[in-house]
This record gives sequence, C1' cells and structure tokens, in this order.
RNA sequence: GCUUCUUUGGCUCAGUUGGUUAGAGCAUCUCAUUCGUAAUGAGAAGGUCGUUGGUUCGAAUCCGACAAGAAGCU
Repeated sequence: GCUUCUUUGGCUCAGUUGGUUAGAGCAUCUCAUUCGUAAUGAGAAGGUCGUUGGUUCGAAUCCGACAAGAAGCU
C1' cells in the first nucleotide's frame, strides 16, 4: 500500500432482503423478604446504534468518505 471483517447502555451480545415504541443477560439504584448479609422476587434508571454526508415518505439496517480495532496478502 491492497483485500476482508467488526463498531448497538458501564460490560458481553441479539436485532440487517428498510416500516411505525431499539431488546436480552450481567452490573448499578430502589422496594419487599431476613435478626443481619447473601440468595430470591418486583420495579427503576441508563442507548438517538463509531463520526459525517447521501438515497428514501421512512435508515441501527442501503450507498460514499473518514476514524478505531482484528485478520490476511505484497
């Protein structure tokens, strides 16, 4: 330098032949339970989907550029 892949709450991941509210587990907080803790049960908060532009009535999803990371080739 070239090719391919990945990027979604604090962490690990789902969701993609575009469709109306973006989800799960763990962690965090509150309540219940207990003499107390843990465990268990109930509830809450936390994300505008790496950044930016484009296509579209409508984009996490399609296209371009850039950024970070991983693998391979020379």

The RNA shown here (transfer RNA) has 74 nucleotides and comes from Mayamaea pseudoterrestris. Rfam family: tRNA. It is annotated as a transfer RNA. Gene Ontology term of the family: triplet codon-amino acid adaptor activity. Taxonomically the source falls in Mayamaea (Eukaryota, Stramenopiles, Bacillariophyta, Sellaphoraceae). The RNAcentral record of the sequence draws on ENA.